[in-house]
RNA sequence: GAUUCAUCACGAGUGGCGGAGGGACAGACCCGACGAAGCCACAGCAACCGGAAGCCGUAAGGCUCGCUUGGUGCUACAUUCUGUUUCCGCUGCUUCACGAACGGGAAGAAGAUGAACC
Numbered sequence: 001g002a003u004u005c006a007u008c009a010c011g012a013g014u015g016g017c018g019g020a021g022g023g024a025c026a027g028a029c030c031c032g033a034c035g036a037a038g039c040c041a042c043a044g045c046a047a048c049c050g051g052a053a054g055c056c057g058u059a060a061g062g063c064u065c066g067c068u069u070g071g072u073g074c075u076a077c078a079u080u081c082u083g084u085u086u087c088c089g090c091u092g093c094u095u096c097a098c099g100a101a102c103g104g105g106a107a108g109a110a111g112a113u114g115a116a117c118c
Base pairs, nucleotide, nucleotide: 001118003116004115005114006113007112008111013042014041015040016039017038021031022030023029025083026082027081028080043075044074045073048071049070050067051065053064054063055062056061079110084107085106086105087104088103089102092098
């Protein structure tokens, strides 16, 4: 890096170095000299992998449980919001058809993280 599967409205920060940028991309909206990115230390969250915990099963395996010493991950904002398709409402219209904007639902794309595999 490719593929597959799972999850993504929960949760969790201080200090030191550092100096202007950052929130993937585009638009919007935000954060930032009351100090951004990055690096380091310590602390924490969670429970994907893991578990010498409990239950079911002949077994393969399934379910439960912060159980958390270990491997990752994470600790502004819902994956900050929208980004494609479709449906509903509202509204325009004399009516039907159709349908911009606006509000909402569903699916998806893209992205992130983990696990497996190449």

A computed fold for a 118-nucleotide RNA from an uncultured Ignavibacteriota bacterium, annotated as SAM riboswitch aptamer (S box leader). Its mean pLDDT, the model's own confidence on a scale to 100, is 80.